This is a predicted structure of a 101-nucleotide RNA (Glycine riboswitch aptamer) from an Alphaproteobacteria bacterium. The prediction has a mean pLDDT of 77. Of the family's consensus pairs, 91% are formed in the model. The source organism's lineage runs through Bacteria, Pseudomonadati, Pseudomonadota and Alphaproteobacteria. The sequence was found by an Rfam model in a public genome assembly. Its Rfam family is "Glycine riboswitch aptamer". Rfam describes the family as follows. This family represents the bacterial glycine riboswitch.

RNA sequence: ACGAACCCUGCGGGAGAGACCGGCUGCGCACUGCUCGCGCGGCCGGCGCCGAAGGCGCAACCGCCCCGGAAACGCUCAGGCAAAUGGACCGCAGGGGGAUG
Numbered sequence: 001a002c003g004a005a006c007c008c009u010g011c012g013g014g015a016g017a018g019a020c021c022g023g024c025u026g027c028g029c030a031c032u033g034c035u036c037g038c039g040c041g042g043c044c045g046g047c048g049c050c051g052a053a054g055g056c057g058c059a060a061c062c063g064c065c066c067c068g069g070a071a072a073c074g075c076u077c078a079g080g081c082a083a084a085u086g087g088a089c090c091g092c093a094g095g096g097g098g099a100u101g
Stems, first nucleotide, its partner, number of pairs: 002101001006096008018047001020046010048081003054077001055075003061069003
């Protein structure tokens, strides 16, 4: 000097599944006496469903093999099921890092 794993930041891509039902409620619109109605949002309950935040489990496999690490597999506690948000993972750029030679 080159510079792996790993970590952070920015940009781009990024799936699946009810814009479900009921109750309460806020705002707006119409009506204008109230109620009923429509749209959007919040809370609670119910059933159905999804898995790619997280979490947990088994294990192929790996290791320093006592034990430990470990999935995009499974579970679905959490999360999610119009849009938005989120999103494992992938690509590019920058920063940290510093294995090996």